[in-house]
A computed fold for a 72-nucleotide RNA from Mogibacterium sp., annotated as transfer RNA. The prediction has a mean pLDDT of 81. Its Rfam family is "tRNA". Rfam's curators write: Transfer RNA (tRNA) molecules are approximately 80 nucleotides in length. Rfam links the family to the GO term triplet codon-amino acid adaptor activity. The sequence was found in a public genome assembly.
RNA sequence: GCGGAGUGGUAGCAGUGGUUAGCUCAGCAGCCUCAUAAGCUGAAGGUCGAGGGUUCGAAUCCCUCCUCCGCA
Numbered sequence: 001g002c003g004g005a006g007u008g009g010u011a012g013c014a015g016u017g018g019u020u021a022g023c024u025c026a027g028c029a030g031c032c033u034c035a036u037a038a039g040c041u042g043a044a045g046g047u048c049g050a051g052g053g054u055u056c057g058a059a060u061c062c063c064u065c066c067u068c069c070g071c072a
Stems, first nucleotide, its partner, number of pairs: 001071006009025001011024003018056001028042004049065005
């Protein structure tokens, strides 16, 4: 220099302009069990990396910056 990525919890991902941002796993509570695991149920947890811009409306489009990965 070029390309890609950043979304609850030091986890893995979906959502590519329009109501409520969802899924898996983990954690928490309950059920079950002598108990643990497994299984079942429930609730909580997100200002979508930061700041601006465009738009009636942005996780999504544009700009700058930060971090990580790859190529050179």